The part of an RNA shown here (small-subunit ribosomal RNA, central domain) has 350 nucleotides and comes from an uncultured bacterium.
RNAcentral holds the full RNA, with entries from ENA.

[in-house]
Context: one part of a larger RNA
């Protein structure tokens, strides 16, 4: 490289948008580029294959034919692919009418709880653990009542439930705003799919500047445990951080460990949002579209299992893998304030 693969063995990029490229619905006409076919030229000789001949045979040599799968020219064919011109509506999009939602951004606001502060009541313990101690408390704690301050998170509802491309999203109200789904078929008329490069988004931790700091809490300190204990347990010890604004970082078991799109292929049973038919007029029964679960045939799979939300049957495009270690490392490049990220070997060894 061919090939074979990528849920768990090596392997799907964290996710999306999208350039080039690749691929692309039904139909009419036309061209004849690909494609098919006839003929002509060329395709050196030798070699190779077939036939004949010459060295006594053979190797070897000579002669004739074939082969030379290709290229060029020319005549023809037009199903398929393609170009050009036209039409269509089943893909895609738009309009109209509805609809559910923790989708996003900003502003305002609510109650419970924790902590702190002040005051009242009240007295000797509280707290913590396997057991203790450090710690707090007669300078009045814990408990309890009232008033206040501040920050962070939103019990119940709550779900195997919803929304979002993923990361993720939950007290309430308002403003701005993205997407989905259903119905209708009014409009456009293939405008589509995928997507190297590129761009944007991207948990937590971390970084930078400024603010904030109730609780929690790496580091650190103390008490225990222990042979030791740089840990697990405890502290009414506690810095960074956690929170906000703006900017970086760009990684996660970023997981469904399962790329995106389209079509087809038994059923059963839940659930969420629409629509329709029908009957009672409470609620139901049936059908249907979209999402989300469980079970289960065919088929697939090494097995486990997957199974109309496929890991089945097919097509298109991208990414990735190629024995273990060395190593996701070194060197170099790019990015970053740094931490580091990304790209990414080899020697050697089994």
């Nucleotide at each position: 490289u061919u090939g074979g693969g990528c849920g768990u063995a090596a392997a799907g990029a964290g996710c999306u948008u999208g350039u080039a490229g690749g691929u692309g619905g039904c139909u009419u006409g036309u061209c004849g580029c690909g494609u098919c076919u006839g003929c002509c030229g060329u395709g050196a000789a030798a070699a190779c294959c077939c036939g004949a001949g010459g060295c006594u045979c053979a190797a070897c040599c000579u002669c004739g034919g074939g082969c030379g799968u290709g290229c060029g020219g020319u005549g023809g064919g037009u199903a398929c692919g393609g170009g050009c011109a036209g039409g269509c509506u089943a893909g895609a999009g738009u309009g109209u009418g509805g609809u559910a939602g923790g989708g996003g951004a900003g502003a305002c606001u609510g109650g419970a709880a924790c902590u702190c502060c002040u005051g009242g009541u009240g007295u000797a313990g509280c707290g913590g653990u396997g057991a203790a101690a450090u710690g707090c408390g007669c300078a009045g704690a814990u408990a309890u009542c009232a008033a206040g301050a501040a920050g962070a998170a939103c019990a119940c509802c709550g779900a195997u439930g919803g929304c979002g491309a993923a990361a993720g999203c939950a007290g309430g109200u308002c403003u701005c705003u993205g997407g989905g789904c259903c119905a209708u078929u009014a409009c456009u008329g293939a405008c589509a799919c995928u997507g190297a490069a590129a761009a944007g988004c991207g948990a937590a931790a971390g970084c930078a500047u400024g603010g904030g700091u109730a609780g929690c809490g790496a580091a650190c300190a103390g008490g225990a445990u222990u042979a030791g204990a740089u840990a697990c347990c405890c502290u009414g010890g506690g810095u960074a951080g956690u929170c906000c604004a703006c900017g970086c970082c760009g990684u996660a078991a970023a997981c469904a460990a399962u790329g995106a799109a389209u079509a087809c292929u038994a059923g059963g049973u839940g659930u969420a949002g629409g629509g329709g038919u029908u009957g009672u007029c409470a609620u139901g029964a049936c059908c249907u579209c979209u999402g989300u679960g469980c079970c289960g045939c065919c088929g697939c799979u090494a097995a486990c299992g997957c199974a109309u939300u496929a890991a089945g049957u097919a097509u298109u495009c991208c990414g990735c893998c190629u024995g273990g270690g060395g190593a996701g490392u070194a060197c170099g490049g790019u990015c970053g304030c740094a931490a580091g990220a990304u790209u990414a070997a080899a020697a050697c060894u089994c």